Transfer RNA from a Nanobdellota archaeon, 89 nucleotides, folded computationally. Taxonomically the source falls in Nanobdellota (Archaea, Nanobdellati). The sequence was found in a public genome assembly. Rfam family: tRNA. Its family is annotated with triplet codon-amino acid adaptor activity in the Gene Ontology. It is annotated as a transfer RNA. Its mean pLDDT, the model's own confidence on a scale to 100, is 81.
[in-house]
RNA sequence: GCCCCUGUGGCUCAGUGGUAGAGCGACUGACUUGUAGCCGUUUGAGGUCAGAAAUCAGUAGGUCCUGGGUUCAAUUCCCAGCGGGGGCA
Numbered sequence: 001g002c003c004c005c006u007g008u009g010g011c012u013c014a015g016u017g018g019u020a021g022a023g024c025g026a027c028u029g030a031c032u033u034g035u036a037g038c039c040g041u042u043u044g045a046g047g048u049c050a051g052a053a054a055u056c057a058g059u060a061g062g063u064c065c066u067g068g069g070u071u072c073a074a075u076u077c078c079c080a081g082c083g084g085g086g087g088c089a
């Protein structure tokens, strides 16, 4: 230098013309367990139960890499640029 693939919440990815989604993560709440502490006590039971953990529910979080074009409508199609990966020389 040329060619191919790729760019979507914090992370990993779906969606490929017609309202942008999932899993994980974050936050909030419920419930269960019941530790520390406290209460209670006959050195016993027991009660309450921060934190933590399991489960469930909900909430927030996106200029869909950038700019332009086509279209009634673009994350999606076209052009250029930028970033990442691979190949050839």
Base pairs, nucleotide, nucleotide: 001088002087003086004085005084006083007082010024011023012022013021018072026059027058028057029056030055032053033052037048038047039046065081066080067079068078069077